[in-house]
């Protein structure tokens, strides 16, 4: 760096250094000299891997899968839902335009809300 799988509405802050940007990208919105971002130290959150226990499978063991405990190990994380939106579908609402057999009936563009999905991204595990 590529690929595969899983997860992404919960949770968790102090000190020191530095000094102007940061929130991936575009727009919006927000954080920030009352010190952001980053680095270092400490603290914490969580439970992906690993550990442990049980179950399924098996003649049995291993492997695999599921559930649970714990948190001394490997990562990760500690503003805002991945901050929101971006592409598509369904549905609802108001407005506008057109058609009308006139019944607020039909059609269409754009806008806004909700839900679902895709894309992108992040993290872990596996693999090359």
């Nucleotide at each position: 760096c590529a690929c595969u799988c899983a997860u992404c509405g919960a949770g968790a802050c102090c000190g020191g250094c530095u000094g102007a940007g940061g929130g991936a990208u575009a727009g919006g919105c927000c954080c920030u000299u009352a010190g952001a971002c980053g680095c270092c130290g400490g603290g914490g959150c969580a439970a992906c891997c690993g550990c442990c226990a049980g179950g399924c499978c098996c003649a049995a063991c291993c492997a695999g899968c599921c559930u649970g405990u714990a948190a001394a190990g490997g990562u990760g994380c500690c503003a805002a839902c991945u901050c929101c939106u971006g592409c598509g579908a369904u549905u609802c609402g108001a407005c506008c335009g057109c058609c009308u057999u006139c019944g607020g009936g039909g059609c269409g563009a754009g806008c806004g809300g909700a839900u679902c999905g895709a894309c992108a991204g992040a993290u872990g595990a596996g693999c090359g």
Predicted 3D model of a 128-nucleotide RNA (SAM riboswitch aptamer (S box leader)) from a Gammaproteobacteria bacterium. It was read from a public genome assembly, where an Rfam model found it. Lineage of the source: Bacteria > Pseudomonadati > Pseudomonadota > Gammaproteobacteria. Of the family's consensus pairs, 97% are formed in the model. The prediction has a mean pLDDT of 82.